[in-house]
Predicted 3D model of a 72-nucleotide RNA (transfer RNA) from a Candidatus Dojkabacteria bacterium. Rfam family: tRNA. Rfam classes the family as a transfer RNA.
RNA sequence: GCGGGCGUAGCUCAGCGGAAGAGCGGCUGCUUGCCAUGCAGCAGGUCGCGGGUUCGAAUCCCGUCGCCCGCU
Numbered sequence: 001g002c003g004g005g006c007g008u009a010g011c012u013c014a015g016c017g018g019a020a021g022a023g024c025g026g027c028u029g030c031u032u033g034c035c036a037u038g039c040a041g042c043a044g045g046u047c048g049c050g051g052g053u054u055c056g057a058a059u060c061c062c063g064u065c066g067c068c069c070g071c072u
Base pairs, nucleotide, nucleotide: 001071002070003069004068005067006066007065010024011023012022013021018055026042027041028040029039030038048064049063050062051061052060
């Protein structure tokens, strides 16, 4: 330098045009003599970044950054 994969909640990941969710973790409450477990609820996201297409983009297109793999 060329090609490919990945980037979404604190962590691990889903979601593949109609606007974002799960598990774990955090917080509050219930339960318990206390803790743990269990149960209920809450908070937390410019979907790496910038542009484009579209009535509408996490999703499609272009560029760019980071990480990983391969080729040279």
Its mean pLDDT, the model's own confidence on a scale to 100, is 82.
It was read from a public genome assembly.
The organism belongs to Candidatus Dojkabacteria, within Bacteria.